RNA sequence: AGAGUUUGAUCCUGGCUCAGAGUGAACGCUAGCGGCGUGCUUAACACAUGCAAGUCUAACGGUUAUAGCAAUAUAACGGUGGCAAACGGGUGAGUAAUGAAUAGGAAUCUGCCUAGUAGAGGGGGAAAACGGUUGGAAACGACCGCUAAUACCGCAUACGCCGUUUAUGGGAAAGGAGUAAUCCGCUAUUAGAUGAGCCAAUUUCUGAUUAGCUAGUUGGUAAGGUAAUGGCUUACCAAGGCGAAGAUCAGUAGCCGAUCUGAGAGGAUGAUCGGCCACACUGGGACUGAGACACGGCCCAGACUCCUACGGGAGGCAGUAGUGGGGAAUAUUGGACAAUGGAGGAAACUCUGAUCCAGCAACGCCGCGUGAGUGAUGAAGGCCUUAGGGUUGUGAAGCUCUUCUGACAGGGAAGAUAAUGACUGUACCUGUAGAAUAAGCACCGGCUAACUUCGUGCCAGCAGCCGCGGUAAUACGAAGGGUGCUAGCGUUACUCGGAAUUAUUGGGCGUAAAGAAUGCGUAGGCGGACUUGCAAGUUAGAAGUGAAAUCCCUGGGCUCAACCUAGGAACUGCUUUUAAAACUGCUUGUCUAGAAUUUGACAAUGAGUAGGGGAAUUCCUGGUGUAGGGGUAAAAUCCGUAGAUAUCAGGAGGGAGACCGGAAGCGAAGGCGCUUACUUAGGUCAAUAUUGACGCUGAUGCAUGAAAGCGUGGGGAGCAAACAGGAUUAGAUACCCUGGUAGUCCACGCCGUAAACUAUGAGUACUAUUUGUGGGGAGGUAUAUCCUUUCUGCAAAAAAAGCUAACGCGUUAAGUACUCCGCCUGGGUAGUACGAUCGCAAGAUUAAAACUCAAAGGAAUUGACGGGGACCCGCACAAGCGGUGGAGCAUGUGGUUUAAUUCGAUGCUAACCGAAGAACCUUACCAGCCUUUGACAUGUAUAUUGUGAGUUCAUGAAAAUGGCUCUUCAUUUAGUUGGGUAUACACAGGUGUUGCGUGGCUGUCGUCAGCUCGUGUUGUGGAAUGUUGGGUUAAGUCCCUUAACGAGCGCAACCCUCACCACCUUUUGCCAGCGAGUAAUGUCGGGAACUAUGGUGGAACUGCCGUUGAAAGACGGAGGAAGGGGAGGAUGAGGUCAAGUCAUCAUGGCCUUUAUAGGCUGGGCUACAUACGUGCUACAAUGGGUAAUACAAAAUGUUGCAAUAUAGUGAUAUGGAGCUAAUCAUUAAAGUUACUCCCAGUUCGGAUUGAAGAUUGCAACUCAUCUUCAUGAAGUUGGAAUCGCUAGUAAUCGUGGAUCAGAAUGUCACGGUGAAUACGUUCUCGGGUCUUGUACACACUGCCCGUCAAGCCACGAAAGUCAGCCACACCUUAAGAAGGUAAACUAACCGCAAGGAGGUAGCUUUCCAAGGUGAUGUUGGCGAUUGGGGUUAAGUCGUAACAAGGUA
Repeated sequence: AGAGUUUGAUCCUGGCUCAGAGUGAACGCUAGCGGCGUGCUUAACACAUGCAAGUCUAACGGUUAUAGCAAUAUAACGGUGGCAAACGGGUGAGUAAUGAAUAGGAAUCUGCCUAGUAGAGGGGGAAAACGGUUGGAAACGACCGCUAAUACCGCAUACGCCGUUUAUGGGAAAGGAGUAAUCCGCUAUUAGAUGAGCCAAUUUCUGAUUAGCUAGUUGGUAAGGUAAUGGCUUACCAAGGCGAAGAUCAGUAGCCGAUCUGAGAGGAUGAUCGGCCACACUGGGACUGAGACACGGCCCAGACUCCUACGGGAGGCAGUAGUGGGGAAUAUUGGACAAUGGAGGAAACUCUGAUCCAGCAACGCCGCGUGAGUGAUGAAGGCCUUAGGGUUGUGAAGCUCUUCUGACAGGGAAGAUAAUGACUGUACCUGUAGAAUAAGCACCGGCUAACUUCGUGCCAGCAGCCGCGGUAAUACGAAGGGUGCUAGCGUUACUCGGAAUUAUUGGGCGUAAAGAAUGCGUAGGCGGACUUGCAAGUUAGAAGUGAAAUCCCUGGGCUCAACCUAGGAACUGCUUUUAAAACUGCUUGUCUAGAAUUUGACAAUGAGUAGGGGAAUUCCUGGUGUAGGGGUAAAAUCCGUAGAUAUCAGGAGGGAGACCGGAAGCGAAGGCGCUUACUUAGGUCAAUAUUGACGCUGAUGCAUGAAAGCGUGGGGAGCAAACAGGAUUAGAUACCCUGGUAGUCCACGCCGUAAACUAUGAGUACUAUUUGUGGGGAGGUAUAUCCUUUCUGCAAAAAAAGCUAACGCGUUAAGUACUCCGCCUGGGUAGUACGAUCGCAAGAUUAAAACUCAAAGGAAUUGACGGGGACCCGCACAAGCGGUGGAGCAUGUGGUUUAAUUCGAUGCUAACCGAAGAACCUUACCAGCCUUUGACAUGUAUAUUGUGAGUUCAUGAAAAUGGCUCUUCAUUUAGUUGGGUAUACACAGGUGUUGCGUGGCUGUCGUCAGCUCGUGUUGUGGAAUGUUGGGUUAAGUCCCUUAACGAGCGCAACCCUCACCACCUUUUGCCAGCGAGUAAUGUCGGGAACUAUGGUGGAACUGCCGUUGAAAGACGGAGGAAGGGGAGGAUGAGGUCAAGUCAUCAUGGCCUUUAUAGGCUGGGCUACAUACGUGCUACAAUGGGUAAUACAAAAUGUUGCAAUAUAGUGAUAUGGAGCUAAUCAUUAAAGUUACUCCCAGUUCGGAUUGAAGAUUGCAACUCAUCUUCAUGAAGUUGGAAUCGCUAGUAAUCGUGGAUCAGAAUGUCACGGUGAAUACGUUCUCGGGUCUUGUACACACUGCCCGUCAAGCCACGAAAGUCAGCCACACCUUAAGAAGGUAAACUAACCGCAAGGAGGUAGCUUUCCAAGGUGAUGUUGGCGAUUGGGGUUAAGUCGUAACAAGGUA
């Protein structure tokens, strides 16, 4: 410090996720030791049991025991009395301020403690304990009687104290200690210290879908009350007080020092330790006291638990242990007062679950260990392997050492300053034996360090995000190996960080989320120039405070560390004070540059009211006139013979304002357009004067605000939601047409919203230019439709700087700055629900959440696509010729059938395809039979071995098995080697699977003209440029232009064939000339001219001429065998289709191994209701038949082609001249000539069937071909649709080859005869280039919307129902307090007495908890049903959006 994730890729916006640190944690796996810490975060839920606050006899009397003769002494016990129990310990329920923090204040109290002053004289009356009687189950009492005190009460004294009506009044005391010049106490008072109470200031969570709250309320006066101020309380008076700087209400919460995180600013937290507060079963109350409204006190009410003799009683673990419960989860019913501290005591001492220790828990931090050295045959085993090896791995074993933990033994502290040690025989030290007792967890696709094999097969599973898994998974599970951390390691939860993702530091708002529709204006914020003072902000210094602990620095102590400890620094804060005066603020006096006003002039569709006018539509009346009109892509509904449409004249009525008219004008925006008058707002210019900052912005507020809509009343021509009809359509509740009502218009009143948009808030200032135009002014001349200049508006297009993610903006800023307001924080849910406000309603404004996704989005790029555009090409259409589709047959495929009908190929690009040829074989399929190291290859081991041939033999369907007969291998020094056989083992074999693991080969777009690169340049980048543009071409072919310049693969050419010529070559070919011969023939001599064979060359290049053009080129012409690529072939760029092929071959993985291998016989691949493809033959006279007759090319042949000849009607047979081929073999047919047929199911057509034959072959039944005779189906030119072809082509005619024993209508070749048509590019199909739009990128067979149906999830509404909470009214009133009362009772004082004072209880008034009743409010739960929402591979209906998305 960043990274992953939206896309085909890019940049941006933006969310989600990860890496870090942390925790009072929990869970999983694992676990050796020690130190220091920490340990109910949940039920402030309920609690059994023990303990946690007592102590003092030196305050007091008594009882009992012991001792003593006794006085008495000692001890124990309960009681009176004193002090403590208000501390210590726990918890965080409540509390948003009666709290806390910080810094202050004045009207107070303070036991014990410290210091000081003064005093302590003299009396009195009781009551516990105790005794007696007595009630009760108990708890606990009742009455009578005795008694002490530091208990209680008067009196005296009291400067100081308190109070006051200022004469003077009021108020104290206690003694004890066996001794005492002492000590501990007592009373009053002063001061301190400590502690506590009170007051205001600042800060202190969220919600405005909580906006008004408040009657003791705010203040005053008086009184009361309190330790003290105060409405704290009461009476009276006034009507205040708080609140958008957030009152009130609601929710949540103890606050802080600090802790965690962070660079910091901040954010989150408030366990342990420390400070404060609050609470003690729930609620209320007071008493005592210095202090409490009291955790282990009291009274009352309530809930709960327990005891009970039913009459009554008892209790409060949020002390420490512990129990139950809750929970993912948190310890022992331990030891000790030894230390530190606390209470009491004069003290000894007692008490102390405070505390100190121990126990439990890896809960955290820190430290140590689980051994060290050596050791390569790189052992064995595991794993992988290309089979060689690699790795685990110096790791182990082995050898040599050591002994931290632990064990055993011995010694043994500090904590204690005299005694006292729970911990504890602990820490620590020494010795002994012995490698002995001690390693796991997570991860290994990317982020993120670390890879292979096997298993699994969208299953099982993983996953923090992206995402893995559908048969080769580095992502699942396991193993081997590796990486990381280590007595721990992972997971989960939570916090901060990363996140500049709430932005003060430090973000944004044209299009990504985001500028309110517009103005006026209140509060507020901000504000021109000079000047005086002040000192609030600001700056600096000083003082106080900021507790300790923590953090940081430097030391010290535990062996180190954690930990502990000392000092320092720091605590960024607050307060007080001194100083400064620049800036802000306040203040004094001025100024005119901002703003406003005055005078004059000007422009305009600014606004309102009332008049006027013409064109057009419609309707009405009348005339003319006759059959149509209207409407559409085409129609129909509709109007019209009752006279329309058309046309003329007149009339009525409503609405709207042509031309001018303009990137023009005005207005804040919405908006405003005939014309006249009136009323009225704003603006601009010029000139002068005045005021003197009067300004800008603007939350709440107020006003204006298109269209539609609403209310009331008018009006209604045209247009026109709804509605009706006609069309279109699968449907058409639409688009189109004919009608048509609200509405549109007017008046008044509502509504308050729009893509109310410049998607751009308002204001001010600054920052290059160029151009047009509206308004006003000034100047100039050549007086014009002129030029220059200035102010103010509007507007368009370029553009510098700058900005921007880019697009773009650019003096009209989205630039540079300032001021103020509004708004945004992932997508969906949703601008929705609920609540509230407004509205007559429609609805508007404000405005969430649950849940769900990992994206949603902006701009630009490359493609692809478009029922977008432009240009171009192709037998693409058109123009033609001939077919297919109908028939029969052949052949292939689907389907069906079958034991099997082997397998593959499936739109174009499968279907006479693989197959250039299935009777057996082929053959892969089926049935049956047989073999198992195998039909075939290599190797090892052992044993054995002399080979080859025949057979009319047996079994069998055959393969095969078993016999029989004959013969008798080679080599070597060697049972040595080769070869054979048998057995065993490695292995062979597989047309088994995967073409979606592959190589190779192939098809297709397409012989289309494209596909790319280097360097340079442009751009943040993807990319672009080049390759675009203007011409041209068959062509990215060439030329020109040009931020490009070049290059490569394609195109073309080079290659082959054909066409012309020349030369060479002459045999088997040829024969002109010369000669010879024959019935005839190059037959022969010979020739080399011609043809031909097959080699070498030539020839064609827009080269020449003309026209045109810048050029490239195009058009025409000449010559030429050939002319603009001469014709044909071979040749197939980069890529596309996971195209085809594992069955040509090769090959990874998987599967099989007495079978999925091998052999054999027979069958099947040839089946047949049927569908499709490709062909052949036809339907006939351009023909069929018969007879005669002419002319090819290219091929092939010795397991072959075969002539002449003979036989047969023929297929063919017999036979075999010749030929290893320019030598021999092979009738070309259509054509031509002649005859016949005469339009018929025929003398067309030949299927089918019968009979008889031929050939091949071991074999012809399934299942070959051919021949002859006989038979003579369908078919009379073929629906929708569809195919081929542009010249030696189509059409038509025959010939040959491969395969092959035999078997072509297929296929590959060959030649013969030989056309028609192309205006042209609108349309169909395919393709190319440029451009445009895009929500597509698996790329339009794309994407995608809504209803309905189904599952699941959360939410809203809902008759109601249940519960909580707050406040209100009334009733009732416990305990208690204050007041009243004086009938009852009454020790201290007064009084001789009677009695009094005072007190107690009772009764009563007021206040008040709980409770009750009532009517609200508010929150939550449940709720039949209902509503929409979300979500879920393959449901239904349509096709709304994205392209002009087919109606933008």